Model confidence (mean pLDDT): 87 of 100. A computed fold for a 350-nucleotide part of an RNA from an uncultured Candidatus Saccharibacteria bacterium, annotated as small-subunit ribosomal RNA, central domain. It matches the Rfam family "Bacterial small subunit ribosomal RNA". Gene Ontology terms of the family: ribosome and structural constituent of ribosome.

Context: one part of a larger RNA
Formats: sequence, C1' cells, structure tokens
RNA sequence: UUGGGCGUAAAGGGUGCGUAGGUUGCGUUGUUAGUCGUUUGUGAAAGCCCCGGGCUUAACCCGGGAGACGCGGGCGAAACGGCAAUGCUUGAGUAGAGGAGAGGUGUGCAGAACUCAUGGUGUAGGGGUGAAAUCCGUUGAUAUCAUGGGGAAUACCAAAAGCGAAGGCAGCACACUGGCCUCUUACUGACACUGAAGCACGAAAGCGUGGGUAGCGAAUGGGAUUAGAUACCCCAGUAGUCCACGCCCUAAACGAUCCUGACUAGCUUUUCGGAGUAUCGACCCUCUGAGAGGCGAAGCUAACGCGUUAAGUCAGGCGCCUGGGAAGUACGGCCGCAAGGCUAAAACUC
Repeated sequence: UUGGGCGUAAAGGGUGCGUAGGUUGCGUUGUUAGUCGUUUGUGAAAGCCCCGGGCUUAACCCGGGAGACGCGGGCGAAACGGCAAUGCUUGAGUAGAGGAGAGGUGUGCAGAACUCAUGGUGUAGGGGUGAAAUCCGUUGAUAUCAUGGGGAAUACCAAAAGCGAAGGCAGCACACUGGCCUCUUACUGACACUGAAGCACGAAAGCGUGGGUAGCGAAUGGGAUUAGAUACCCCAGUAGUCCACGCCCUAAACGAUCCUGACUAGCUUUUCGGAGUAUCGACCCUCUGAGAGGCGAAGCUAACGCGUUAAGUCAGGCGCCUGGGAAGUACGGCCGCAAGGCUAAAACUC
C1' cells in the first nucleotide's frame, strides 16, 4: 500500500498464440440507469466553521447562521461516455506483381581433417612437459604411400552481415513448409491493441527405450607438481556428446531494457527493396520504405549513460518490486519415472 518505481540500486514474465477482462479511428441520426445542471426530501441533537451572547477572563455554556458530502424523488441538457441504426477510409486485413534470407522439417550427396583395419617403404625411437614420468614401439611404432571402413563437424566465403517470437539457425542439392519487405491500384470496412487463465515452443545438462560412438570427455585409474593436491599439467578413459521416439522446463533464457500506437534536430556506415536521374550496361547521384550499427540537438538520468532501434514526451494493456538474512527455503497443493520444477511463508535475527 495514498503512492513511487522496474538498463546497472528491489523489480519486465524465457518466448509466442490466445479466452475472459480492460482500452478502442473519422462522421450523421436517435436514445440515455454513466455524466452535467436545477429543484425537493432526508442524513436527530451535540460537535467542526462563522456571527452574537452568559459566567470577572478562558476552558465551558446558550442562541442564530452557513457550508461540505452521501442517498432518494421530480424537471431539464446531450458536449463527453454507453446503447441502437447508418455511412466513411487513414488503423487492420485480403488480392495482384516482385524480392532477400544459416527461418523450419525430411532425404540424398561432397571434400578437408581425425581415427581404425589391411598392405608397401623404412628403423629406433615416438609421444608428452616448465622439466619429466606414466604411456606407445624390434610381435616393427612414429614418419610416409596405397586401399578400405567409421563417426562427428562443415575451413575459406564470413561481415559491425542475414533469418527467426524466443530458445536458436551455417558444406551442397532437391522436396515440403512458416514468416517478412517493397510496389501498384483494386477489395473488405474498425474486422483493432493488450492479454489473468489456458495452450504451444523452449540452450545446455539430466532421465527412459533402442541404436551409434571417430574425436572430445564429467566420473574413475595412473604419472607428475606439492607440506598435502580428492586440483591446475600429462597418459588413459566410462557416462555423455550423435540419431529416433518419449520426458524434463531451467539459465547471466541479457539489450540484465514487456507489447502496441503517436510525437520530438541531425551526421555517418551497412543489408534488402522501390522511384527518378545517369549509362550500351553496371556503378555514381537524389528521393523513398523496411531492418542492423556508430556518433550525437533537445530532453531524460543518482551517475554511468540513453538519445527516431529512447532510458525523451504522451496514450492503452499486462507482468513485477516495497530493507538485509532466514529463503526462492519449510509446509500444503499441482506437475515429473527420477533429478527436481512451479506456487510460496513464518518464527527468529540485524
């Protein structure tokens, strides 16, 4: 608990779709339980406020007056809001013509590297480190050549680049498929925004079943280092990393910055479009739209910084915060195979 806030101090939900709800463009007409005006009734007295009076004064007391605000009734207004009807095109959407992209799913293929096997050449070392050792090697290693197998990842291009709601996405080709941008008019005619619930997606690790396993590599074993070394370094190496299906649902899930709309100087770089101009053509130049960066007017900010991709100025909607610890814990509930997740306190203490 009125309020003030949420980039870094506590605080934006991991992301989307979306029900209820809240909010909702420009006109006309009608109506009106919101709204506004007026009148009336009522809200005891005392009290509060103003005027006057009584106790010597004050407190106190007495008389009179006024207002505020609430509720009910009557009459009226129609700007705003609601409701009903009707119209409009600028919000939103559809169609048409183009465009870019690691957006997604599946299948196939490719080359480099690595590793294994077999064979050839060849001989005593190789490997590793700060230095070593464990380790590998005369049953022929390392090196090198050839052939074959295997799994995983795709150098260069590559970018401050691109795409996606987020997580995330990178060899090439094909198939299927989502979204986005530009242009032209045409069409629909407010169909919109947000979004409690709910549903879906959600890196890595982890779990279940089956497969796969080259390299790497928790655990583990060994060698070193050290006072010790349950580490850092080295040699090995299981789970895992990969695939299919099913779970888990977390994160510094970050721009630590919710979504939508409007407005408010510019300069510069870059990606993808359009128009004009130029040209044989491609550049160049001017304007314009959608993104991605840098620097900065005004303004904001505690400062750092932000600054048309706002943290500026406004509007609508949602989420969240309210001293530190106890604690993102206990208990309960829901979910999960489990691990655990979500929701979420208090005593006590400073």
The RNAcentral record of the full RNA draws on SILVA.